[in-house]
Context: one part of a larger RNA
This record gives sequence, C1' cells and structure tokens, in this order.
RNA sequence: GAGCGAACGCUGGCGGCAUGCUUAACACAUGCAAGUCGCACGAAGGUUUCGGCCUUAGUGGCGGACGGGUGAGUAACGCGUAGGGAUCUAUCCACGGGUGGGGGACAACUUCGGGAAACUGGAGCUAAUACCGCAUGAUACCUGAGGGUCAAAGGCGUAAGUCGCCUGUGGAGGAACCUGCGUUCGAUUAGCUAGUUGGUGGGGUAAAGGCCUACCAAGGCGAUGAUCGAUAGCUGGUUUGAGAGGAUGAUCAGCCACACUGGGACUGAGACACGGCCCAGACUCCUACGGGAGGCAGCAGUGGGGAAUAUUGGACAAUGGGGGAAACCCUGAUCCAGCAAUGCCGCGUGUGUGAAGAAGGUCUUCGGAUUGUAAAGCACUUUCGACGGGGACGAUGAUGACGGUACCCGUAGAAGAAGCCCCGGCUAACUUCGUGCCAGCAGCCGCGGUAAUACGAAGGGGGCUAGCGUUGCUC
Repeated sequence: GAGCGAACGCUGGCGGCAUGCUUAACACAUGCAAGUCGCACGAAGGUUUCGGCCUUAGUGGCGGACGGGUGAGUAACGCGUAGGGAUCUAUCCACGGGUGGGGGACAACUUCGGGAAACUGGAGCUAAUACCGCAUGAUACCUGAGGGUCAAAGGCGUAAGUCGCCUGUGGAGGAACCUGCGUUCGAUUAGCUAGUUGGUGGGGUAAAGGCCUACCAAGGCGAUGAUCGAUAGCUGGUUUGAGAGGAUGAUCAGCCACACUGGGACUGAGACACGGCCCAGACUCCUACGGGAGGCAGCAGUGGGGAAUAUUGGACAAUGGGGGAAACCCUGAUCCAGCAAUGCCGCGUGUGUGAAGAAGGUCUUCGGAUUGUAAAGCACUUUCGACGGGGACGAUGAUGACGGUACCCGUAGAAGAAGCCCCGGCUAACUUCGUGCCAGCAGCCGCGGUAAUACGAAGGGGGCUAGCGUUGCUC
C1' cells in the first nucleotide's frame, strides 16, 4: 500500500447493488418448510332441477433419494484432472410387438372388546390400475443347442379418440465401480500387516474384486517416509504480488460427507433415507406408573456462548420443482419487502456576487496580523428530501407479491442534511495558555523535572469525507 463475512469508538442525509452466527455439529417454546391425484377403487356425508355435483378418512398410484441446511467426520480414488470396462437406470424421446380368459383376499365399513393415552385385538362384509394363477409368447432370459422360462389394467368420452398398462431395442440425462498423476505438518512416530498378499472352488452384487467363505501357498507395504500422531471438507475460485510465489476456500457454482449419538435393515428405478422405520444410549416432555412422545446443521424465532451477525414479514405475480387429463393444489425453493454505513458505487448538504476587509475569537513588536469572500447583505437555483397529481416494464391471451414502487409532472423554500483523525521526525500541517518526570502521550525514535510546535485546552492549519480513526487477520 492492498484486502476483510469483521469488531470497537465518535459521527451519520439519500439512493442502487451486494453481504450478514467466522463462536456452542450447544439446547430448543411456537408457527410454517411435501404433497397431490375422485379421469384407479369401494364407502360415508352433504346437495340436487333426479341428469348429476361437492367434500373427503381409507385402499391404490406418483412424489417424499429433488429442492433447502451444515462442515462434525474424512489425509481418502474424498476431491481435481486424464482415462478404463465388468454395470444399473423410474420418468422422458425414437422404433417394434402385445394388452385373452379367470380367481382368492385385505383396509375402509359393521360389530364385540383392551388401554389413562399413544394406539390396538377378535369376528363379519366389500371394490380396484392392489394381489395371484392360466393362456399367448419374441430379435428377451437360461441352455448340456435338443429344449426350457417369463407379461399385462384399465380409466374418461355418445363416438372419433385420448391418458394409460406389459415386453423388447436404442438414445438422452443420471448413478455405481476401477486406474495413472496431483492433494498439509511431524522421524522427539521406523518398522507395519493373518483376510494380511496371491491362487483355486463356492457364495454374494446391477457389476470387476478377499467383497464374503473353505482350502492351498507365504506373501504384501516401507527412508521415493509405510505405520502412528496432529490438523483439515476438496475444487472452480478469492486475495496479495510486476511475476514467481504466499495466504485462503464466506457469498455464487461443481463434488463429497452428515442430519440428537451409535448401529441396522425395509420399501423402492434410486436411500441404508434431515422433516421414514427398528434397536441401543444421552437429554426433554406426558402419564392413571402399566406405558408413551420428540429431534430446527429447513425458514423465521428463543435461551446460551461470543467482540460480533437480521423479521416468529408478503406472494406463488415471475423462474423452477412435485402431483394431476385438466381446472388447479402444494412449494420458508424462489421472487420480494423489513433490519444493519457491513461493503462497493453514485449523489447531496447550495450557486454567483459581496471589503466597511463588520462584529466576535486568536495572536501581537500594540502599528497591526489572522480567521476571511468566510459571514451578513444582494441576486439566483431546487438535485436529494417533503407535499400534491399521473403511473409502468417485468405478463407474447388472462393473472403483479413487489407497489401506488421505479419513473414523469407540479408546488414551496436555502430551505431538512458534516463529521472524524492528525499537526516533534518518519509524515502533509504552528502558535498561545495550563501543567511541571505530575497529569498524561506513544506505531518506532522518544516527549513531560517552569517559556513543551510531542501532555490538556483554545485559535489556526493539514488529510480523508457519510464517513473517519483504532484493533485483529492475510499478502
């Protein structure tokens, strides 16, 4: 000098755009944050112009694996980069084939119970795009190459048709796995390793593989730093620097990991699943003491910690996401508004004229000098702000939270709007008074013990300016 997610002190007019728990991955009251489909299904209730329509607990489908948060763990194929072959993929796209005929249940409901509650048991009835056989069957799968195996669902509509369903092939996008290279510090960590290294058989997986298992062999890694310990999410980037390099990884974007702590699987195309399930633990709450309920590292908000970090706001209008044939519903994603000079950028706090060089202040050699064209006065202007009126783009038909906002026009009036630090040298800027090694200053050198340009005040001056200074951190 530059930078900051900063904090503190003094001060503070406006706007635009950004940013805002860096600490306790500490604990959380309350509300909201993931639903939707009646064009899959039975039923109940309501309504009816008797055509139907509306509402929904339940069965069923799709979605809750996205979006949002956090960085605890992780020194690792975790990430970055370049490759690889032994894989899967709901929805979507393209192309091909099929969609025949049957069956038995279980919720809801009715009824009888148990329980304080959460909830739950028995019996009976019932529908389906829920479930299960049969048929057909391929370029699909298996094969000992003869052969064997495997599917489906209907809804709406008067109809045309449309939305579906099953089975293939290919694609797109997505996901899993493997490898080369790169990826912090410590040797006051030197040896580490028995599923360990390799093989064979078997199992397992979507898939290669000690991934698992039985047997066999005795290997594998290591001063080019294994193992152990400490620290840490990684990257694009950010910052500094002429560069090389150093530091860093907030916001935004990609990847990873986590969801009270530890473990586990279920469902599913996809999870070992933040607002799903089970078990154990700690904690909080309810209890009739038998037993139950919960998980803000979602958005707000509370307590706590801290130098320190915001509203229990509006809207789905836009962009996007989920569901739906659609109308539409949901969306604390998102878009906006609120708070904060936290940062960057822009603007304003007037302009011109004005010498009796006014008064006052300060200094003085008492002549004057300076504050100083500064003020007053005179003449103007009206940005921003205030008040009144009009009023968008964002929305290609309708639909605007923002918002009567931006913007435009008009009215009045210099009116409502300047501070902070410094003045010994470094370093731009000097005098007087007070104090008297005291009180104090200080980044370094150093000032202060009776004329202090260094302390305190005043006058004057210098610097920056809605900021200025201090502290902390980085180069």
Small-subunit ribosomal RNA, 5' domain from Gluconobacter kanchanaburiensis NBRC 103587, 475 nucleotides, folded computationally. Rfam family: Bacterial small subunit ribosomal RNA. It was read from a public genome assembly.